[in-house]
About this RNA:
Predicted 3D model of a 76-nucleotide RNA (transfer RNA) from an Armatimonadota bacterium.
RNA sequence: GGGCUGGUAGCUCAGUUGGUAGAGCGCUUCCCUUACAAGGAAGUGGUCACAGGUUCGAGUCCUGUUCAGCCCACCA
Numbered sequence: 001g002g003g004c005u006g007g008u009a010g011c012u013c014a015g016u017u018g019g020u021a022g023a024g025c026g027c028u029u030c031c032c033u034u035a036c037a038a039g040g041a042a043g044u045g046g047u048c049a050c051a052g053g054u055u056c057g058a059g060u061c062c063u064g065u066u067c068a069g070c071c072c073a074c075c076a
Stems, first nucleotide, its partner, number of pairs: 001072007010025004019056001026044006049065005
């Protein structure tokens, strides 16, 4: 330098054909318990990496940039 995959909640990850952004874990409060854990109830969560474009409408499609991982090539 070229190619591929990925970046979505604090963490691990879903998100179908473009049409209200989700799950588990976590965290907070309460119940239960002498207390803790477990269990139960309620609550808490987002600039969908960044910037543009297309569209009535974009996490999803297109372009550029950036970060991470992998492969190839070049130099030595």
About this RNA:
The RNAcentral record of the sequence draws on ENA. Taxonomically the source falls in Armatimonadota (Bacteria, Bacillati). Rfam family: tRNA. About the family: Transfer RNA (tRNA) molecules are approximately 80 nucleotides in length.